[in-house]
């Protein structure tokens, strides 16, 4: 490095940490949309969902 079994675990879900749910994965889930023939442009969004904290944008008060 590469196969092959077992064992303990553990990962993914279009950008961050947490908890709680629900789905898949076993070397794989997973790596987002729309316009465009290409170059290149757009738009939404820190969640699969919910809750909170953080970054980041608006807006109103102080």
């Nucleotide at each position: 490095c590469u196969u092959g079994a077992a064992a303990u675990c553990g990962g993914c879900g279009a950008u961050g940490g947490a908890g709680u749910u629900c789905g898949c994965c076993u070397g794989a889930a997973u790596c987002g949309c729309c316009c465009g023939a290409c170059c290149g442009g757009g738009a939404u969004a820190a969640u699969g969902a919910c809750u909170c904290c953080u970054a980041c944008a608006a807006a109103a008060g102080u």
Description: Predicted 3D model of a 62-nucleotide RNA (Fluoride riboswitch aptamer (crcB RNA motif)) from an uncultured bacterium. The coordinates come from a structure-prediction model, not an experiment, and the mean pLDDT is 76. Rfam family: Fluoride riboswitch aptamer (crcB RNA motif). Rfam links the family to the GO terms positive regulation of gene expression and response to fluoride.